[in-house]
Context: one part of a larger RNA
RNA sequence: AGCAUAGGGAGAAUGCCUUGGCACCAAGAGCCGAUGAAGGACGUGAUAAGCUGCGAAAAGCUAUGGGGAGGAGCAAAUAUCCAUUAUAUCCAUAGAUAUCCGAAUGAGGGAACUCAGCUGGUGGUAAAAGACCAGUUAUCCGCACAUGAGUAAAGUAGUGUGUGAGAAGGGAACGUGGGGAACUGAAACAUCUAAGUACCCACAGGAAAAGAAAGAAAACUCGAUUCCUUGAGUAGUGGCGAGCGAAAGAGGAAGAGCCUAAACCAUAGGAAGUAAUUCUUAUGGGGUGAUGGACUACGUAAUUGAUUCAUGAGAUUUAGCAGAACUGUUUGGAAAAGCAGACCAAAGAUAGUGAAAGUCUAGUAAGCGAAAAAUCAAAUGACAUGGUAGUAUCCGGAGUAGUGCGAGACACGGGAAAUCUCGUAUGAAAACUGGGGGACCACCCCCAAAGGCUAAAUACUACUUGGUGACCGAUAGUGAAACAGUACCGUGAGGGAAAGGUGAAAAGAACCCCGGGAGGGGAGUGAAAGAGAACCUGAAACCCUAUGUUU
Numbered sequence: 001a002g003c004a005u006a007g008g009g010a011g012a013a014u015g016c017c018u019u020g021g022c023a024c025c026a027a028g029a030g031c032c033g034a035u036g037a038a039g040g041a042c043g044u045g046a047u048a049a050g051c052u053g054c055g056a057a058a059a060g061c062u063a064u065g066g067g068g069a070g071g072a073g074c075a076a077a078u079a080u081c082c083a084u085u086a087u088a089u090c091c092a093u094a095g096a097u098a099u100c101c102g103a104a105u106g107a108g109g110g111a112a113c114u115c116a117g118c119u120g121g122u123g124g125u126a127a128a129a130g131a132c133c134a135g136u137u138a139u140c141c142g143c144a145c146a147u148g149a150g151u152a153a154a155g156u157a158g159u160g161u162g163u164g165a166g167a168a169g170g171g172a173a174c175g176u177g178g179g180g181a182a183c184u185g186a187a188a189c190a191u192c193u194a195a196g197u198a199c200c201c202a203c204a205g206g207a208a209a210a211g212a213a214a215g216a217a218a219a220c221u222c223g224a225u226u227c228c229u230u231g232a233g234u235a236g237u238g239g240c241g242a243g244c245g246a247a248a249g250a251g252g253a254a255g256a257g258c259c260u261a262a263a264c265c266a267u268a269g270g271a272a273g274u275a276a277u278u279c280u281u282a283u284g285g286g287g288u289g290a291u292g293g294a295c296u297a298c299g300u301a302a303u304u305g306a307u308u309c310a311u312g313a314g315a316u317u318u319a320g321c322a323g324a325a326c327u328g329u330u331u332g333g334a335a336a337a338g339c340a341g342a343c344c345a346a347a348g349a350u351a352g353u354g355a356a357a358g359u360c361u362a363g364u365a366a367g368c369g370a371a372a373a374a375u376c377a378a379a380u381g382a383c384a385u386g387g388u389a390g391u392a393u394c395c396g397g398a399g400u401a402g403u404g405c406g407a408g409a410c411a412c413g414g415g416a417a418a419u420c421u422c423g424u425a426u427g428a429a430a431a432c433u434g435g436g437g438g439a440c441c442a443c444c445c446c447c448a449a450a451g452g453c454u455a456a457a458u459a460c461u462a463c464u465u466g467g468u469g470a471c472c473g474a475u476a477g478u479g480a481a482a483c484a485g486u487a488c489c490g491u492g493a494g495g496g497a498a499a500g501g502u503g504a505a506a507a508g509a510a511c512c513c514c515g516g517g518a519g520g521g522g523a524g525u526g527a528a529a530g531a532g533a534a535c536c537u538g539a540a541a542c543c544c545u546a547u548g549u550u551u
Stems, first nucleotide, its partner, number of pairs: 001550009015536001016501002020472002022469007029461002031170002039101003042055003046078001050074002061095006070082003106115003116137007139167002141164007174205001175203005185192001189239001215222002226253005236244002257453003260397001264285009292395003295390004304384002308382004314376005320368002326341005342359002344348001350362003402426008412438001433448005488495002508535001511522004
């Protein structure tokens, strides 16, 4: 030195565990903000570095309700207090306070700082001033008033004052709109694809968007929109390549329809005119699609009401209350285990308790409960709504529809290319009219554009509550089980960790000995210290000791 065996050290795998994650379900909630948000800075405790809470009234103040013996957060210890049968702590609802920064808004600014004006007050002075406190002073928009040009005129532009819970800024996804790639695929690549995706911007709501036919169709037609299943990977489209990819119809979910413009009437104002009257503006009535309405004649009820308002039974949420039934014995450190005999059950869900508990604890089943705040809401009342006939006259949304050219959207790449939208140049008709039925024409059928609103079925989950898991179990599961978006890295945008486990209970080792200490040996605690805080289990690599053996 090698090998073997035994015993140790070091090391952290493995096993077991779970405070934390992940996914989904149900219900709620779906916004916050100039009454100053989201997010921060700085303070705030008897002692106080951090986290949490709070704001100079600062781990808190007030009221109301709950609750009932212990409390002064994480967080031990000491001190000082509060409370013990109703004003402790604690929980809920409502309120008060809420420094400074931040949209940040008096001005400035390198965020948490600096410097002002005006009004009122405190205090002060002979009178002042400085000081302190409270309020107020940004911009844009709407409305009112004052003032008021260039140019004749205006009460125009502008300016100022007042007034408005007006706007601004933030927020996970979902939504609508405006912009809009490339990698990639086509086995290269250019049309095409990826894809109207990613990304950027604007704006909104609890949903949004769409929506009551100038529709779809072609039969005995249907009757707003949205979503699902199907039709169907069909019809189509396509360097007819790669690919892209409907609709009608059928079956479901849900279900709801309305308001205007105009004709006509009335009132008020203005203009023209001698006047009759005409034109015009505003407001009110009227009116809105089985071809309607105005108009004329008759009629005044059913119905409906998200499209109106009031009252509001009751329900739900935000604290809670109450809640059945077991003992003995054996083993053990410990009983919930074994044995023996009982009991409850509308409760044998679950979790905890020194091992495995229906009957020990918290709960569970079935019940009960709100001073205050919020939400939903039956019902009632008021209010609104409105029918039939006739058809002479009047009305029925214009730089619109359409057309040429150029684009885009439609499953549809310019195609036989309808339909829809935009740019540009043009540009109708008037219900005896107009649009559509996939070039176009005829017949036939369907519908009424150029104004608007509209719940539900649908999408999503930052957030709250309850629950579930052939989801993970500390190199897993969130990046984060722990003071983690931290430490650390980067000028910056940004990147981004590691790190869980004594024991049932600290009972966390008094005292003695060696040592400067660290550490150790006794003693003691404990079931165990070969559980001693570098603490459950404690594999391997690696190191050492002893014995044997080989060279």